[in-house]
A computed fold for a 75-nucleotide RNA from an Actinomycetota bacterium, annotated as c-di-GMP-I riboswitch aptamer. The coordinates come from a structure-prediction model, not an experiment, and the mean pLDDT is 89. The sequence was found by an Rfam model in a public genome assembly. Rfam family: c-di-GMP-I riboswitch aptamer. Rfam's curators write: GEMM was predicted in a large-scale screen for bacterial structured RNA regulatory elements.
RNA sequence: CCAGCGAAAGGGCAAACCCACCGCAAGGUGGGGACGCAAAGCCUCCGGACCCAAGCGGUUAGCGGGGCAGCCGAA
Numbered sequence: 001c002c003a004g005c006g007a008a009a010g011g012g013c014a015a016a017c018c019c020a021c022c023g024c025a026a027g028g029u030g031g032g033g034a035c036g037c038a039a040a041g042c043c044u045c046c047g048g049a050c051c052c053a054a055g056c057g058g059u060u061a062g063c064g065g066g067g068c069a070g071c072c073g074a075a
Stems, first nucleotide, its partner, number of pairs: 005073002012037002017032006035062001041068003045065003048060004
C1' cells in the first nucleotide's frame, strides 16, 4: 500500500408516522422524527415488485445482482 475482516474511535445516513409542497399515481422534496443501516454513498446495466394518462413511460438504489467509489484500523 492492497485485499479480507469489522472491535474501538470520530462521525454519517434516516424507516414508520406527522406537517407543508409537487405528482393522475407509484412516489418525491423540505422540516420534525428514529425502525434500522459498514456503504442505508452514487449509478436503472440485469432481475423483481409497484404505478399509469399504457409510451422505447415512470417509481423503488432502505428488494436482490452488478458497476464506480469513500472514513477508521483492533483481533